This is a predicted structure of a 247-nucleotide part of an RNA (large-subunit ribosomal RNA, domain VI) from a Bacteroidota bacterium.

Context: one part of a larger RNA
RNA sequence: CGUUGGAAAACUGAGAGGACCUGACUCUAGUACGAGAGGACCGUGUCGGACGUACCUCUAGUGUACCUGUUGUGGCGCCAGCUGCACCGCAGGGUAGCUAUGUACGGAUGAGAUAAGCGCUGAAAGCAUCUAAGCACGAAGCUCACCUCAAGAUGAGUUUUCCUUUAAGGGUCGUCGGAGACUACGACGUUGAUAGGCUGUAGGUGUAAAGGCGGUAACGUCUGAGCCGAACAGUACUAAUCACCCG
Numbered sequence: 001c002g003u004u005g006g007a008a009a010a011c012u013g014a015g016a017g018g019a020c021c022u023g024a025c026u027c028u029a030g031u032a033c034g035a036g037a038g039g040a041c042c043g044u045g046u047c048g049g050a051c052g053u054a055c056c057u058c059u060a061g062u063g064u065a066c067c068u069g070u071u072g073u074g075g076c077g078c079c080a081g082c083u084g085c086a087c088c089g090c091a092g093g094g095u096a097g098c099u100a101u102g103u104a105c106g107g108a109u110g111a112g113a114u115a116a117g118c119g120c121u122g123a124a125a126g127c128a129u130c131u132a133a134g135c136a137c138g139a140a141g142c143u144c145a146c147c148u149c150a151a152g153a154u155g156a157g158u159u160u161u162c163c164u165u166u167a168a169g170g171g172u173c174g175u176c177g178g179a180g181a182c183u184a185c186g187a188c189g190u191u192g193a194u195a196g197g198c199u200g201u202a203g204g205u206g207u208a209a210a211g212g213c214g215g216u217a218a219c220g221u222c223u224g225a226g227c228c229g230a231a232c233a234g235u236a237c238u239a240a241u242c243a244c245c246c247g
Base pairs, nucleotide, nucleotide: 001152005163006162007161008160009159010158011157015149016148017147018146021049022048023047024046025045027043033038051106052105053104054103055102059100060099061098062097066093067092068091069090070089071086072085073084074083075082076081110144111143112142117137119135120134169246170245171244172243173189174188175187176186177185194239195238196237197235198234199233200232201231203228204227205226211222212221213220214219
């Protein structure tokens, strides 16, 4: 921009893409078969491999705005306590998120038409013949079925509701996001929990500082203390004001 009034939602599915894998073992059964050696079809169940999709409860990573220990050196006048730099100085852990090595799930089943092939009936050709007329089976393959996208499918579809005028509705703007390059998408804008803050909880680290007490001291104790990014709740304290534009 189009889809022939303008909107908001929910669909249909022309068409397109994806997937389609496979092993071992148990039972049937040491059965059928076979002199024996050996050894099934059909059917049943269990456990795997590779591949794929999703997720983070567990396990394991990462986690340079979390916690702790510690070396050298500089600074805050000194002690104590902090802090800068040294690959995040080094080291030990680690929430959320993102991950796989982790977890869950998947390939199923059925239908239709067939291939090779197996047949029925059956002439041409008094017989025979699956084929010439006719009929029935038959594959991991084909068409559906399963998953995803999908009306620019210009062949522009369908249904429901709203509005006939600055109306329904949408946008600008702001607070944001498991959404994201921008845009878009989604949530919210005081009739408010959208983000921050605060409070509580979970979780991480591992017992802060100061002081008291004990010890000559290292240290112990008051103390699972103090601190804490992303998590979960609650709470209007702060910011989402006002307004404008399109239609």